[in-house]
Predicted 3D model of a 1488-nucleotide RNA (small-subunit ribosomal RNA) from iron-reducing bacterium enrichment culture clone HN29. Rfam family: Bacterial small subunit ribosomal RNA. Rfam links the family to the GO terms ribosome and structural constituent of ribosome.

């Protein structure tokens, strides 16, 4: 100090979450020791038992018991009398019990903190000083006797003491009254000195020293009271108050005071928050934080309050009293039922509650307290010990060496390697700790006893003795032996640490983001690693990070946030100058700020924690002295702010009245005739009763064309025909007047579009609601025809808008340029200037960016308003206003991890622009109808194997399923297996037959029979054994490779530079051009790469070389004929090498690139034609069944062999084809011309046979040599428009060929049969030239073939393209976006289902509080004739007040409630499609 999380990515906003520290903690796992601390946070719940406050005999009466002496009786024990000593228990009196200890209920308060005051007070014990203590008296407890009662306890009689009580005397001081003088202070007064009067004291005891007593003064200590300032939340608590506020008098108190009472006055408090409600002891401190702050109030210290709940007083110096009293109440206990007793929030302890908190311990040794003269007694205060890892601190669990890097575990690419790991074993060393043994503290000083010294009885100082709970503890020494001692959490990122197995959106994890659907570093286990360590994690809470409430230190155009606008009281802030003052401010000094804590230094425990000493500090408050710049205050001066005046000027500023024309509607009349109107198209509607149209006239209401404009005015809302009246404002010039009069503004007041409401008018147009017509799946809409409120006026209400510049007001400052409005200057609308407005661009600067930019969103100042994640919600409740509608104010529970802003790149749009393509159009021919072939779906089946499924599957994988293929089904078989390799063993050739069973596989029998080598041995084969098998089983969403598609579309990128915070941009855009990101020009770009083009192949032309199997012009021979032969290589051809085309030339246009010209030339002309060639990428596209391959699965089977069947099924649907429907034709006869290929298990000439498929024979050819071979065409003939001489399906019969075998299930031939079909609906496909169309030929696969398919070849050989509006696809630029899985996107609302919290609700229940009325204990106070007493006084009675109780009503806060309202959440529900693109009717705001 930051990090994660919104996005495809980016920046900023903004919330959520994490890392740190802390705790009186708790829980889980674990645990060796010690030191120092801490330990009911909950039920101020209830408490058994014990203890926690007594002491004093030197105040007093008295005295059980014990003991000593003496006497008497008795032998004695013993009994009794007497004297002395000691003296329990109880009692009177004194002092203490008001301290110490506990708790935090109450209390928002002078309770606490801090600082003052008391001239308004008290103070036992203690200290100092002064004075005094004379006399008298009556009781009473106890004790004794007696009575009552269960008990607690009480009554009566007799008797007794005191430092108990009473009376008298004395008292200058004290108090009070009156009065004189002085000093001081000041609000009343205080002090001193006098004078006069009144009132009140005392106690004894003694060892004779004292100790006590009374009065007074002072001190000290402790308290009481008053005051300034500070000290929670809520305004959805705004008014509160009757002793209330003040005065006078009296009473009361220690004392002031409405503290109380009577009378008088009507005050007092409050937005600087009264009153009310809720919460809470306060402080020193503690935790955190850089600090400012925030949170906290355990332990320790100070203060307060309380003592079962409430009230009350008594005693006392002090209490309204924790271990006292009285009363009332609740609760518990005892009881003989008549009555009584009690109060752990003291220490232990118990129960309960709770996640949770200890022993019914020891000692008064020390410290402290009470009493006492003292010894001493008491002391659950205190000191110690026990329990608990609750915290902090310290120590240890060993150290060194040791590599065969052991074994085992785990991982692995597995003969191996890595890791655990110097870790272990093993060797040496040490002994803290533990165990055993021995020694052994400090804390102790006093007091007291004895004794000594000093002076003076007593005190001080010595000497000796006496006193330790903790504790035989700390500590020290010796012995022993590595011996007694490691866990917990984590390992996807944040966040240090990784692999295997299991699981398979299951089980589970999770602080946030998120993991898990078969290869999980995220679940569970293991190995390993990381972190901390006697602890480690989790949970809870607080601070931090969070500058996320921002004083330090934030914001408000668009992210949350400027009030709709103005006026303006309070408040805040405020111009220049000099003076005074000294409140703020600053400085010095004094007091205080308790101690502890914290900080620094030093010191003590072996160290540390802990503790001690010293210091600084305690940032504060008060007082005092000084300073006077600034602020304040006071009075004075000024004119720059502000205002006034004078003179012009401006406007659609406001209010009222009047007037005007156009248009519209209606009415009347006229002309006129069949439609009008309306729409995308229609219809409803109007119209022959005369509409629409046209003309004239009349009436009505509303609005004001042109001018008119990023023009004007107004505070905003808003304001527009013209005129008048009244009212208000701005601006300019002048600088005459006032002299800071100013700015802002919570509450308040006023204004405030539209819609809406009330009353009364008005009503032309338009038009919610409503009606009808259309549209549509529907259409409660959009469109059309009508139409009522309303729209208009007056008066009154409402008070809201996306009331927006989404930008509060005021002031000052900070480059400019360019329009425009109104003034001034000027003769002037030239124009340099100037003031006030209103626009555009832009510098600096600012901003997340877009953008703003003298009209700031810049730089500063003042004041106001507002914001703090999204949703719930501008909702609920309460309150205010309103006639209502509703407005204003304005939450919470719950829920999510985002919501939102700006910009970027894409994609998309029923957005735009430009361009291309057989994309459309123009044409030609098809498909869709028929029959058949083939593929697919579906169905069927034992099986109909599998895959391909929009374009981009469907004559596709398959370029050829009768068996085989074959993967499927049925049945029968095999298990190292059907194939192959290596090794071993045995045998033998290989092989060729025969035979039995069987469907075959298979099993068995049998015949003939080895090679090479001298040999060893080798080769080959069969069999056995062993090791490796095998799988067309799954996953193409684990993969490689290959392929399709966009698309042969023109795109896709990089380096450097530049721009931008960044994602990114630029380049690649622009202007032209091209088939092309092709080229040119320009340009913050300059270059480059993959694509395009070219290079390659075929084809078109020429030359050259070569000349067989090709060719034959010339020469010769020869045949019926024929390059047949000699010969030749001219020609054709073959196949090698060259050439040729480049917009090169001309003209026009153009800067250029280039384009145009039927241009020239040329075989070919603008890429000549065709092919091969497929950028970055997209579709989790296709393929695990071509092949390969990870993982998973099967292993007498999901492997392998065999036979038969199936893949060929058939109500049906679709795709692709073939053949046709005929005369541009069919049939018959004759006749001509290719190219490219194939051929020995082959092609086959030729001859013969057969109608034919074909058969028999035969020859040539492994092929430029032999062979397979054209059809359309052309020439004739016939048919004559018909289901035909078209068409050939289907079926019957007979055959041929291949093959082991044509039943399922082949092709072909012949004869016969002769179906549908007469040009095909919506719709749809191909093609731009040697193309379409048409005609045949060949090849692969192959025994044969279901081939009409696929791939090639040549023959004949067209039509049309105006053009780019539209359909489809694509490219570039631009625009919008709420999309990014990218429009097959996103997303809204009702309804239905489940869960959750919440509002209303007839009511019901409960809590706290206040007031009213009734009653009223104890008790203080007041009064009082009868009774007691001589009296003082008392009893009794009465009165006031009050705790408590009761009654009735109201307010308030909770809980609950049939039913009901909306809200939130929840993989796959229903209905529509509102929003995002022009979202298909632009969207949104207010209102009905």
């Nucleotide at each position: 100090a930051g990090a994660g999380u919104u996005u495809g990515a980016u920046c900023a906003u903004g919330g959520c979450u994490c890392a740190g520290g802390a705790u009186g903690a708790a829980c889980g796992c674990u645990a060796g020791c010690g030191g120092c601390a801490g330990g009911c946070u909950u039920a101020a719940u209830a408490c058994a038992u014990g203890c926690a406050a007594g002491u004093u005999g030197c105040a007093c009466g008295g005295g059980a018991a014990u003991u000593c002496g003496g006497g008497u009786a008795g032998u004695a024990a013993u009994a009794u009398c007497u004297g002395g000593a000691u003296g329990a228990g109880a009692g009177u009196g004194g002092c203490g019990c008001a301290c110490g200890g506990g708790u935090g209920c109450g209390u928002a308060a002078c309770g606490c903190g801090u600082a003052u005051g008391c001239a308004a007070c008290c103070u036992a014990c203690c200290c100092u000083u002064u004075a005094c203590a004379g006399g008298a008296g009556g009781a009473u407890a106890g004790c004794u006797u007696u009575c009552g009662g269960a008990a607690a306890c009480g009554g009566a009689a007799a008797u007794u003491a005191a430092u108990a009580c009473u009376c008298c005397a004395u008292a200058c001081a004290a108090u009070c009254u009156g009065u004189u003088u002085g000093a001081c202070a000041c609000c009343u007064g205080u002090c001193a000195a006098g004078c006069a009067g009144a009132u009140a004291a005392a106690a004894g005891u003694u060892c004779c020293g004292g100790c006590g007593g009374u009065a007074a003064a002072g001190g000290a200590u402790g308290g009481g009271c008053a005051u300034g300032c500070g000290u929670g939340a809520c305004a959805u608590u705004a008014g509160c108050u009757a002793g209330u506020u003040g005065g006078u008098a009296a009473g009361g108190u220690a004392a002031c005071g409405g503290c109380u009472u009577a009378c008088c006055a009507a005050g007092g408090c409050g937005a600087c928050g009264a009153u009310g409600u809720c919460u809470a002891g306060g402080g020193g401190u503690u935790c955190u934080g850089a600090g400012a702050g925030g949170a906290u109030g355990a332990u320790c210290c100070c203060c307060c309050a309380c003592a079962c709940u409430g009230g009350u007083a008594c005693u006392g110096a002090g209490a309204c009293a924790c271990g006292g009293a009285c009363c009332a109440g609740a609760c518990u206990c005892c009881u003989a039922c008549g009555g009584g007793a009690g109060g752990c929030a003291g220490c232990a302890g118990u129960a309960a509650g709770g996640a949770a908190u200890a022993u019914u311990g020891g000692u008064c040794a020390a410290u402290g307290g009470g009493c006492g003269a003292g010894a001493g007694c008491c002391u659950g205060a205190a000191c110690c010990a026990g329990c608990c890892a609750u915290g902090c601190c310290g120590c240890g669990u060993g150290c060194a060496g040791g590599a065969a890097g052991a074994a085992g575990g785990c991982c692995u690419u597995a003969u191996g390697g890595g890791u655990u790991g110097u870790a272990a074993a093993c060797u040496g060393c040490u002994u803290u700790u533990g165990u055993c043994a021995g020694g052994g503290a400090a804390u102790a000083a006093a007091u007291c006893u004895a004794u000594g010294u000093a002076c003076g009885a007593g005190u001080a100082c010595g000497u000796a003795g006496u006193u330790g709970a903790a504790g035989g503890u700390a500590c020290c020494u010796g012995a022993u032996g590595a011996a007694u001692a490691a866990g917990c959490a984590u390992c996807g990122g944040c966040u240090a640490a990784c692999u295997c197995c299991g699981u398979g959106c299951c089980a589970g994890c999770a602080g946030c983001c998120g993991c898990g659907g078969u290869a999980a570093u995220a679940c569970g286990g293991a190995g390993g690693a990381u972190g901390c360590a006697a602890g480690c994690g989790u949970u809870a809470u607080c601070c931090g990070g969070a500058u996320u409430c921002a004083u330090u230190g934030g914001g408000u155009u668009u992210a949350a946030a400027g009030g709709g606008u103005g006026c303006g009281c309070a408040g805040g802030c405020g111009g220049a100058u000099a003076u005074a003052u000294a409140a703020g401010u600053c400085a010095g000094u004094g007091g205080u700020g308790a101690a502890a804590u914290g900080c620094a230094a030093c010191a003590g425990c072996u160290u540390a924690a802990c503790u001690g000493u010293u210091g600084a500090g305690c940032u504060g408050c008060c007082a005092u002295u000084g300073a006077u710049a600034c602020u304040g205050u006071a009075g004075g001066u000024c004119u720059a702010g502000a205002g006034u005046g004078u003179a012009a000027u401006u406007g659609g500023g406001g209010u009222a009245a009047g007037c005007g024309g156009a248009a519209u509607a209606u009415g009347u009349c006229a002309u006129g005739u069949a439609g009008c109107g309306g729409u995308g198209a229609a219809a409803u509607g109007c119209u022959u009763a005369g509409a629409u149209a046209u003309g004239a006239c009349a009436u009505a209401g509303a609005a004001c064309a042109c001018c008119g404009a990023u023009c004007g005015c107004g505070a905003a809302g808003g304001c527009a025909g013209c005129u008048u009246a009244c009212c208000a404002a701005g601006c300019u010039a002048c600088a005459a007047c006032u002299g800071a009069c100013g700015c802002u503004c919570a509450u308040g007041c006023a204004c405030g579009a539209a819609a809406g409401c009330g009353u009364g008018g008005g009503g032309a147009u338009c038009a919610a609601a409503c009606a009808g017509g259309a549209u549509u799946a529907g259409a409660u809409a959009c469109c059309c025809u009508g139409g009522u409120a309303g729209u208009c006026c007056a008066c009154g209400c409402u008070g809201u808008a996306a009331a927006c510049g989404a930008u509060g007001a005021u002031u000052a400052c900070u480059a400019g340029c360019u329009g425009u409005u109104g003034g001034c200057g000027a003769u002037a609308u030239a124009c340099a200037g100037u003031c006030a407005g209103u626009g555009g661009c832009g510098u600096a600067g600012c901003g997340a960016a877009a953008g703003c930019g003298u009209u700031a969103a810049g730089u500063a100042a003042u004041c106001c308003a507002c914001c703090u994640g999204g949703g719930g919600a501008g909702u609920a409740c309460g309150u205010u206003c309103g006639c209502a509608a509703g407005u204003a104010u304005g939450a919470a529970a719950c829920u999510c991890a985002a919501a939102g802003g700006a910009a970027u790149u894409g994609a998309c749009g029923g957005g735009g622009g430009c361009c291309c393509g057989c994309a459309c159009a123009a044409g030609c021919g098809g498909a869709g109808g028929a029959g058949c072939a083939u593929g697919u779906g579906g169905u069927u089946u034992a099986a109909u194997u599998c895959g391909a499924u929009g374009g981009u599957a469907c004559g596709c994988g398959a370029g050829g399923a009768a068996c085989c293929u074959u993967a499927c089904c049925u049945a029968g078989a095999c298990u190292u297996g059907a194939a192959c390799g290596c090794a071993u063993u045995a045998g033998g050739a290989a092989u060729a037959g025969a035979u039995u069973a069987g469907a075959a596989a298979u099993a068995g029998u049998u015949u003939a029979g080895c090679c090479a080598g001298c040999a060893a041995u080798g080769g080959c084969c069969u069999a056995u054994u062993g090791c490796g098998a095998g799988g067309u089983g799954c996953u193409g969403c684990a993969u490689g490779g290959u392929u399709g598609u966009c698309g042969u579309c023109a795109g896709c990128u990089c380096g450097u530079g530049c721009c931008g915070u960044g994602a990114g941009g630029u380049g690649u855009u622009a202007g032209g051009u091209u088939a092309a990101g092709u080229c040119c020009u320009g340009c913050a770009a300059c270059g480059a790469g993959c694509g395009c083009a070219a290079c390659c192949c075929c084809u078109a032309c020429u030359u050259u070389u070569a000349g067989u199997u090709g060719c034959c012009a010339u020469c010769a021979g020869g045949u019926c004929a024929a390059g047949c032969u000699g010969g030749g290589c001219a020609c054709u051809c073959u196949a090698g090498a060259a050439g040729a085309a480049c917009u090169g030339c001309c003209u026009a246009c153009g800067c250029a690139a280039g384009u145009a010209g039927a241009g020239a030339g040329g075989a070919a002309g603008g890429u000549g034609g065709g092919g091969a060639u497929g950028a970055c990428g997209u579709c989790a596209a296709a393929u695990c069944a071509g092949c390969a391959c990870g993982g998973c699965c099967c292993u007498u089977a999901c492997g392998u062999c065999u036979a038969g069947g199936g893949c060929u099924a058939c109500a049906c649907a679709c795709g692709u084809g073939c053949u046709a429907c005929a005369a541009u034709g069919g049939c018959c006869g004759g006749u001509a011309c290719a190219g490219a290929g194939g051929g020995c298990a082959g092609c086959u000439a030729c001859u013969g046979g057969g109608u034919g498929a074909c058969c028999a024979g035969a020859u040539g050819c492994g092929a430029a040599u032999c062979u397979c071979g054209a059809a359309a065409g052309c020439c004739g003939g016939u048919c004559u428009c018909a289901g035909u001489u078209c068409g050939g399906a289907u079926c019957g019969g007979a055959g041929u060929c291949u093959g082991c075998a044509a039943c399922c299930c082949g092709a072909c031939u012949c004869c016969g049969u002769g179906a549908a079909g007469u040009u095909g609906g919506a719709u749809u496909c191909g093609c731009u030239a040697g193309u379409a169309a048409u005609c045949g030929c060949g090849u692969a696969u192959c025994a044969g073939c279901c081939a009409u398919g696929a791939c090639g070849c040549g023959g004949u050989g067209a039509a049309u393209a105006c053009g780019u509006u539209c359909c489809c696809g694509g490219g570039c630029c631009u625009u919008g976006u709420a999309c990014a899985c990218a429009c097959c996107g996103c997303c809204c609302g009702u309804c239905a289902a489940g869960c959750c919290a919440u509002g209303g609700g007839a009511g019901c229940u409960g809590g706290g509080g206040g007031g009213a009325c009734c009653u009223g204990a104890a008790g203080u106070c007041c009064g009082u004739a009868a009774c007691c007493g001589c009296g003082a006084g008392g009893a009794g009675c009465g009165g006031c007040c009050u705790a408590g109780g009761g009654u009735a009503a109201a307010a308030u806060c909770a809980g609950u409630g049939a039913c009901u309202g909306g809200g939130g959440c929840u993989a796959a529900g229903u209905c529509g499609u509102a929003a995002c693109a022009a979202g298909g009717u632009a969207g949104c705001c207010g209102u009905a």
RNAcentral holds the sequence, with entries from ENA, Greengenes and SILVA. Its mean pLDDT, the model's own confidence on a scale to 100, is 83.